Predicted 3D model of a 73-nucleotide RNA (transfer RNA) from a Chloroflexota bacterium. Rfam family: tRNA. It is annotated as a transfer RNA. From the family's description: Transfer RNA (tRNA) molecules are approximately 80 nucleotides in length. The prediction has a mean pLDDT of 81.
[in-house]
RNA sequence: GCGGGCGUAGCUCGGUAGGUAGAGCGCCAGCUUUCCAAGCUGGAGGCCGUAGGUUCGAAGCCUACCGUCCGCU
Numbered sequence: 001g002c003g004g005g006c007g008u009a010g011c012u013c014g015g016u017a018g019g020u021a022g023a024g025c026g027c028c029a030g031c032u033u034u035c036c037a038a039g040c041u042g043g044a045g046g047c048c049g050u051a052g053g054u055u056c057g058a059a060g061c062c063u064a065c066c067g068u069c070c071g072c073u
Base pairs, nucleotide, nucleotide: 001072002071003070004069005068006067007066010025011024012023013022019056027043028042029041030040031039049065050064051063052062053061
């Protein structure tokens, strides 16, 4: 320098080829227990790496850039 994968909640990931963003773990509160753990119930937390474009509408399409990983030279 060239090519490719990945980037969504604190962490690990899903989101059926466009229509209001989810799960598990973790965190907070309550219930249960003599206490802890386990269990049960509820809750907070992200507008999706950044900036543009297309569209009535974009996490998902297009472009550039950033980060990270892999390969080639």